RNAcentral holds the sequence, with entries from ENA. Predicted 3D model of a 72-nucleotide RNA (transfer RNA) from a Minisyncoccota bacterium. The organism belongs to Minisyncoccota, within Bacteria. Its Rfam family is "tRNA". It is annotated as a transfer RNA. Model confidence (mean pLDDT): 81 of 100.
RNA sequence: GCCUGGGUAGUUUAGUGGCAAAACAAGCCCUUGGUAAGGGCUAGAGCGCGGGUCCGAUUCCCGCUCCAGGCU
Numbered sequence: 001g002c003c004u005g006g007g008u009a010g011u012u013u014a015g016u017g018g019c020a021a022a023a024c025a026a027g028c029c030c031u032u033g034g035u036a037a038g039g040g041c042u043a044g045a046g047c048g049c050g051g052g053u054c055c056g057a058u059u060c061c062c063g064c065u066c067c068a069g070g071c072u
Base pairs, nucleotide, nucleotide: 001071002070003069004068005067006066007065010024011023012022013021018055026042027041028040029039030038048064049063050062051061052060
C1' cells in the first nucleotide's frame, strides 16, 4: 500500500430504512437475626467522526479515523 470483518449503555453483545434490545454491572425495594444467593422495580447509549441519498439513516453510499485478521 491492498483486501476482509468490526466500532451501539460502565462491560459483553443483538438489532433493523419508521425516534435501539438483552445480559452482567449500578441504585432502590422484598426476603434474612445478618450476609450471600434469589425475586421485583428504576435509571443509563441516539449507535466512531464528517458528508451524501431519502419524507425519514444506527441501518444504504462516499471520505476519514481506530481495532482485529490476512496479502505483498